[in-house]
Context: one part of a larger RNA
RNA sequence: UGACAAGGGCUUGCACAAGUGGUGGAGCAUGUGGUUUAAUUUGAUGUAAAGUGAAGAACCUUACCAAGAUUUAACAUGUCGUGAAUCCUCUUGAAAGAGAGGGAUGCCUUCGUGAACACGGACAUAGGUGGUGCAUGGUUGUCAUCAGCUCGUGCCAUAAAGUGUUGGGUUAAGUCUCGCAACGAGCGUAAGCCUUGUGUUUAGUUGGAACCCUGAGCAAACUGUCAUUGAUAAGCUGGAGGAAGGUGAGGAUGACGUCAAGUCAUCAUGCCCUUAUGCCCUAGGAGACACAUGUGCUAAAAUGGUCGGGACAAACGAUCGUGAUCCUGUGAGAGUGUGCUAACUUCAAAAAUCCGUCCUUAGUUCGGAUUGUAAGCUGCAACUCGUCUGCAUGAAGCCAAAAGUAUUAGUAAUCGUACAUCAGCUAUACGGCAGUGAAUUCGUUCUCAUGCCCGAAGU
Numbered sequence: 001u002g003a004c005a006a007g008g009g010c011u012u013g014c015a016c017a018a019g020u021g022g023u024g025g026a027g028c029a030u031g032u033g034g035u036u037u038a039a040u041u042u043g044a045u046g047u048a049a050a051g052u053g054a055a056g057a058a059c060c061u062u063a064c065c066a067a068g069a070u071u072u073a074a075c076a077u078g079u080c081g082u083g084a085a086u087c088c089u090c091u092u093g094a095a096a097g098a099g100a101g102g103g104a105u106g107c108c109u110u111c112g113u114g115a116a117c118a119c120g121g122a123c124a125u126a127g128g129u130g131g132u133g134c135a136u137g138g139u140u141g142u143c144a145u146c147a148g149c150u151c152g153u154g155c156c157a158u159a160a161a162g163u164g165u166u167g168g169g170u171u172a173a174g175u176c177u178c179g180c181a182a183c184g185a186g187c188g189u190a191a192g193c194c195u196u197g198u199g200u201u202u203a204g205u206u207g208g209a210a211c212c213c214u215g216a217g218c219a220a221a222c223u224g225u226c227a228u229u230g231a232u233a234a235g236c237u238g239g240a241g242g243a244a245g246g247u248g249a250g251g252a253u254g255a256c257g258u259c260a261a262g263u264c265a266u267c268a269u270g271c272c273c274u275u276a277u278g279c280c281c282u283a284g285g286a287g288a289c290a291c292a293u294g295u296g297c298u299a300a301a302a303u304g305g306u307c308g309g310g311a312c313a314a315a316c317g318a319u320c321g322u323g324a325u326c327c328u329g330u331g332a333g334a335g336u337g338u339g340c341u342a343a344c345u346u347c348a349a350a351a352a353u354c355c356g357u358c359c360u361u362a363g364u365u366c367g368g369a370u371u372g373u374a375a376g377c378u379g380c381a382a383c384u385c386g387u388c389u390g391c392a393u394g395a396a397g398c399c400a401a402a403a404g405u406a407u408u409a410g411u412a413a414u415c416g417u418a419c420a421u422c423a424g425c426u427a428u429a430c431g432g433c434a435g436u437g438a439a440u441u442c443g444u445u446c447u448c449a450u451g452c453c454c455g456a457a458g459u
Base pairs, nucleotide, nucleotide: 003459004458007454008453009452010451012449013448015444016443019407020406021405023403026298027297028296029295030294031293032292033291034289035288042053043052064284066282068280070278073125077124078123079121080120081119082118083117087102088101089100090099091098092097107114127273128272130271132270136268137267138263139262140261141259143257148187149186150185151184152183153182154163155162167178168177169176193251194250195249196248198219199218200217201216202215203214204213222245225239226238227237229235304359305358307356308355309354310353317346318345321340322339326335328333366397371392372391373390374389376387377386413436414435416433417432
């Protein structure tokens, strides 16, 4: 000096309090552990793993297992040789592969195997999702968007160091101010950047009288103004005007460092394998199931369910695509294929909501698991193992113990909607979009966590 430490002071935070909704109980979806297995590939494991890598496991993917093949190789470069490069057929086989046969000389040309391609040989090499994240780079999480972390010169101290950065106030903030042996500076904070909210200018086709909308500019908010308070400060509290008021709201942005934190399976890389730890193929597995657990969806109903009718969005996608219209089917769908490379056409129906009907407190017209059967779609292929539709079936569940979680405003809650991945889909997921739209707190006694200062006897 830093850390630890009984304790004290100050501060902040959905930390508590005040509310609202959920988890934990049920069924299902999904992840993990465990067990099982030929294999159930693998990483991630308190917070900071567990709907995570995976923005999509039937084959492929795929790394696992079994069986069958292959060895300069599926892929790259160099070298030598051959060639009708490309192509067709047959046998065997689950395929990969192995074996056999046939047939007219392509392109360029400086007439030289020249280019490209195929096959064969030898070797340099390829290849490895093999090991080590405790050898590493790069990258990411976390404390934490917390307010801290440092330096130069000076001063002080024998020195390590200290001072500055402490103190009085103040702030979301080491933010600002006053004081002070300190004076300055840097990384952070803030500002700047993007979106959104107001006005205005301008341009406008596919939009268009105007308004609106879309794009591009400009203006606007700065404690500017008034009052109170404060130390004549920084600021705090209240008001006016204003679309917006004290960081307007949201996002991106993450200091010095911590956790030998995560990742060698994105990639790179030292070590190891090289007739196999490489590579090809068929089938299986990753989807198993006494159980435990995380995250979600659906519910138990009347603020509801059913049927009929009426209304209002935003954002996004579309040419190997999207699919209007008509027709057909109870339906999923089938047939047809206008238009659209899109402010033009289209997906498209928004749903909660509103009006009316029935149900009348029941394990029910609640709830929909499970199972049977018939059918549709995608795709070589739907048994293991896809999704969807009709009919039938109609399980648990009557609001949940200990515990513990999210949330302060267009938020919670609730209601739909489209996208990426994608042939299809396990999406109830992920990240977006808009609709309806609350309650409570204006505090810091306590719990937890964080930061600063002081800190006894001490380590």

Predicted 3D model of a 459-nucleotide part of an RNA (small-subunit ribosomal RNA, 3' major domain) from Benincasa hispida. Taxonomically the source falls in Benincasa (Eukaryota, Tracheophyta, Magnoliopsida, Cucurbitaceae). Its Rfam family is "Bacterial small subunit ribosomal RNA". The prediction has a mean pLDDT of 82.